Two RNAs folded together computationally: RNase P RNA and transfer RNA, 419 nucleotides in total. The coordinates come from a structure-prediction model, not an experiment, and the mean pLDDT is 76.
RNA sequence: UGAGUACGCUGGGCAGUUGCGGGCUCCGCCCCGGCGGAGCGUGAGGAAAGUCCGGGCUUCACACAGCAGGGUAACGGCUAACAGCCGCCGAGGGCGACCUUAGGGAAAGUGCAACAGAAAGAAACCGCCGUAUUUUACGGUAAGGAUGGAAAGGCGAGGCAAGAGCUCACCGGCAUAGCGGAGACGCUAUGGCCAUGUAAACCCUACCCGAAGCAACACCGACAGGAUAUAAUGCGUCAGCUGGGCGCCAAACCGAAGGGUGGCUUGAACCCGGGAGCAAUUCCGGGUCUGGAUAGAUAACUGCCUUCAAUGACAGAACCCGGCUUACAGGCGUACUCAUGAC
RNA sequence: CGGGGUGUGGCGCAGUUGGUAGCGCGCGACAUUUGGGAUGUCGAUGCCGCAGGUUCGAACCCUGUCACUCCGACCA
Numbered sequence: 001u002g003a004g005u006a007c008g009c010u011g012g013g014c015a016g017u018u019g020c021g022g023g024c025u026c027c028g029c030c031c032c033g034g035c036g037g038a039g040c041g042u043g044a045g046g047a048a049a050g051u052c053c054g055g056g057c058u059u060c061a062c063a064c065a066g067c068a069g070g071g072u073a074a075c076g077g078c079u080a081a082c083a084g085c086c087g088c089c090g091a092g093g094g095c096g097a098c099c100u101u102a103g104g105g106a107a108a109g110u111g112c113a114a115c116a117g118a119a120a121g122a123a124a125c126c127g128c129c130g131u132a133u134u135u136u137a138c139g140g141u142a143a144g145g146a147u148g149g150a151a152a153g154g155c156g157a158g159g160c161a162a163g164a165g166c167u168c169a170c171c172g173g174c175a176u177a178g179c180g181g182a183g184a185c186g187c188u189a190u191g192g193c194c195a196u197g198u199a200a201a202c203c204c205u206a207c208c209c210g211a212a213g214c215a216a217c218a219c220c221g222a223c224a225g226g227a228u229a230u231a232a233u234g235c236g237u238c239a240g241c242u243g244g245g246c247g248c249c250a251a252a253c254c255g256a257a258g259g260g261u262g263g264c265u266u267g268a269a270c271c272c273g274g275g276a277g278c279a280a281u282u283c284c285g286g287g288u289c290u291g292g293a294u295a296g297a298u299a300a301c302u303g304c305c306u307u308c309a310a311u312g313a314c315a316g317a318a319c320c321c322g323g324c325u326u327a328c329a330g331g332c333g334u335a336c337u338c339a340u341g342a343c
Numbered sequence: 344c345g346g347g348g349u350g351u352g353g354c355g356c357a358g359u360u361g362g363u364a365g366c367g368c369g370c371g372a373c374a375u376u377u378g379g380g381a382u383g384u385c386g387a388u389g390c391c392g393c394a395g396g397u398u399c400g401a402a403c404c405c406u407g408u409c410a411c412u413c414c415g416a417c418c419a
Base pairs, nucleotide, nucleotide: 001339002338003337004336005335006334007333008332009331010330012305013304014303015302016301017300018299020043021042023040024039025038026037027036028035029034030033045314049325050324052323053322054321055320056319057213058212059211060210064243065242066241067240069209070208071207072206073205075087076086077085078084089103090101091100092099093098104204105203109202110201111198112197113196125145126144127141128140129139130138131137132136153171154170156168157167158166172194174191175190176189177188178187179186180185217262218261219260220259223255225254226253234248235247236246237245269288270287271286272285273284274283275282276281344415345414346413347412348411349410350409353368354367355366356365362399370386371385372384373383374382392408393407394406395405396404
């Protein structure tokens, strides 16, 4: 200099004018509560999105048992938890930095493998060899041909009537032993010669999961109405089934408005410094308060600055949090690899 | 905001242990008719919403994504 690999940050800043949502303080008005005004301070994101996982919270019996159903899948760790993250192992790819990986079990059982092919699981169509009653029949044979995505461990030598793990070397795979490792696993030696694929087919094994969701749920309630029947063989309730438990029959109660209030934002929170750890993560100390609407505010305009550019990326909170995935104009940084050249 | 469902010829729909994608209406040509309709015969029409994966093989199984659509406030 060129070509790459992995990861991180950013997604304009400041000032002024006008307007809107929330909060606090003060003043005024009326009847507890609201209305109006003034001042101060504050007001979208890295994904607020998809709603794909996990959790908090709430109700159903303080939350039951069994079956059914669903999920995850090498190993060790992190965490509130996870299908996430970190580390590591195996397999595959790349010269390399590095990347990808739903990665348990197919000798527990069942199913499927269309067409082709003799045969799709313990196979004889052609071929090869032997025998006989020789245009044929019987037996042996998986080296060769043919079909297929896949053909009975691969390949070479010996051996044989012809062949064959029948025997042997190497390779693959399996079992056993030793050594190393926390473990998955790796290395070495020995043995025997080993029945295909599919489990994102049913299934088996191990572990995990109760259901619903803030339109959950709690309280207050204008207002319409409360006829009949039912006290246990009824109704309601864990919503698929079975069991089991609990509650209920009431007028001082039941129901209840696109009514109100709470839930609602201080939280597994953020920032700075230090310690432990390879890392994910965690511990200690100090500091900060940072949207809470309910037809829905977070905007518009102007000037200056940084910039190649900011008029022009993706996009707008609706109970909250941890992840994943997807969308995204442009800018900046760190570490590393390969090639070439110069010193 | 939360929870479900569906995407297959032009339109409405079938399609399951994964193995050549079908039906009805419509469309085109021909026959029939003086002509049209009706009828009959023949024919065309699909990357199964899009992308990736599992598998020998995917409309079908799995993952992501896009579009459409339904339900939930709430009624004694």